[in-house]
Context: one part of a larger RNA
């Protein structure tokens, strides 16, 4: 010096990005238990008391003896329940064992699953919602075929997408990719028929004509999309209303400086002595917005932040013990 462990006046998070570590609590009975809520739960909520020994009395109860006598009583020897006296120590779940606790907001509903060896997570995945393929010789998927699988299953069934509990709802656009359906017609190759070069072959015209494109429909829980500018109310602002460009359609309920806000440390409250911080609110949304789901949501969560209390060597400010390792120097 450095690893492993203890131990500390006083202060107690002043340390730190950040209570990282590390301290606190911790097991059993007993009281007690609030917002919230999907009435299941939260919840060991929270908070409080108790906890060893010896004695006397008591509940409950096996059993054995003994009296009786139709139900017990007395006793022994176990189990057990409370109550109240007494004893010891700082401590009585005395060593191990064993939750800190609570509150706000964010994501994900939840149990589970992951990146064997830097990532457990808000990511996968659920239950549930919902598109879309299929009537079985069905669709799907393996195999060039044969064949085999879902399946000795049948649409309350398989397959293949999205979204993801649960309440509450999912607005407009089919113009442009795509995807279905329709098509009198119009484009459409070879083959075919059938013409032309005396005849064959090549070459060539014409006809007919598939699928498809063309045209006509449909479809956003398909892939996506969801404006600009001018005036106007008897203060001022503001602009319910009203012109004009213009689009397929101009963002509707919600939410909103958000895991999404440039400007930005947005204003305004709470919260602190002090806030780029956290929560309410506001709406000016650089560039929110509805199953690429959008808002709430109890319980759950080695998640993401913020704050109380409790605690302590994280710290103010170091020191001391244990062990064991590095150096050094003797042998």
């Nucleotide at each position: 010096u450095c690893u492993a462990a203890c131990u500390a006046a006083g202060g107690g998070a002043a340390u730190u990005c950040g209570g990282c570590a590390a301290a606190u609590u911790a097991g059993c009975c007993c009281c007690g238990u609030g917002c919230c809520u999907u009435c299941g739960g939260u919840a060991u909520a929270a908070g409080g008391g108790g906890u060893c020994c010896c004695u006397g009395c008591u509940u409950u109860u096996g059993u054995g003896u003994u009296c009786u006598u139709a139900u017990g009583a007395a006793u022994g020897c176990g189990a057990u329940u409370g109550c109240a006296g007494g004893g010891c120590g700082c401590a009585g779940u005395g060593a191990c064992u064993a939750a800190g606790a609570c509150g706000g907001u964010c994501c994900g509903a939840c149990u589970g699953u992951u990146u064997a060896a830097c990532a457990a997570a808000a990511a996968c995945u659920u239950a549930a919602c919902u598109g879309c393929c299929u009537g079985c010789u069905a669709g799907c998927c393996c195999g060039u075929a044969a064949g085999g699988g879902u399946g000795u299953g049948u649409a309350c069934a398989g397959g293949u997408g999205g979204u993801g509990a649960c309440g509450u709802c999912u607005g407009c656009c089919c113009a442009g990719u795509g995807c279905c359906a329709g098509u009198a017609c119009u484009u459409g190759a070879a083959a075919c028929u059938u013409g032309g070069u005396u005849u064959c072959a090549a070459c060539u015209g014409a006809g007919c004509u598939a699928a498809g494109a063309g045209c006509u429909g449909g479809u956003a829980a398909a892939c996506g999309g969801c404006g600009g500018g001018g005036g106007u109310a008897a203060c001022u602002a503001u602009a319910a209303c009203u012109c004009u460009c213009u689009u397929a359609a101009g963002g509707u309920a919600g939410c909103g400086a958000a895991a999404u806000g440039c400007c930005u440390u947005g204003c305004c409250g709470u919260u602190u002595g002090a806030a780029u911080g956290a929560c309410g609110g506001c709406c000016u949304g650089c560039a929110u917005g509805a199953a690429u789901g959008g808002c709430g949501u109890a319980a759950c969560g080695a998640g993401a932040u913020c704050g109380u209390c409790a605690c302590u060597g994280u710290c103010c400010c170091u020191a001391g013990u244990u062990a064991g390792a590095a150096u050094c120097c003797a042998c």
Notes: This is a predicted structure of a 331-nucleotide part of an RNA (large-subunit ribosomal RNA, domain IV) from a Nanobdellota archaeon. Its Rfam family is "Archaeal large subunit ribosomal RNA". The full RNA is in RNAcentral, with records from ENA. NCBI's taxonomy places the organism under Archaea, Nanobdellati, Nanobdellota.